[in-house]
RNA sequence: GCCUUCGUAGCUUAGAGGCAAAGCAGCUGAUUCGUAAUCAGCAGAUCGCAGGUUCAAAUCCUGCCGAAGGCU
Numbered sequence: 001g002c003c004u005u006c007g008u009a010g011c012u013u014a015g016a017g018g019c020a021a022a023g024c025a026g027c028u029g030a031u032u033c034g035u036a037a038u039c040a041g042c043a044g045a046u047c048g049c050a051g052g053u054u055c056a057a058a059u060c061c062u063g064c065c066g067a068a069g070g071c072u
Stems, first nucleotide, its partner, number of pairs: 001071007010024004018055001026042005048064005
């Protein structure tokens, strides 16, 4: 220098054009003498950044940034 894959909540991931979902973690309540566990509820992501396509983009296209791998 070139190619491939990936970037979504604090963490691990789902979602592949029309509403952003789950587990763990967090908070509140119940239960308990108390803690843990369990149960119920709540909050939390302008989807790496900037453009483009589209009525509509996390999703498709381009560039850049970052991570992993490969070729030279």

RNAcentral holds the sequence, with entries from ENA.
This is a predicted structure of a 72-nucleotide RNA (transfer RNA) from archaeon GW2011_AR20.
The same sequence occurs in records of 2 taxa.
Its mean pLDDT, the model's own confidence on a scale to 100, is 83.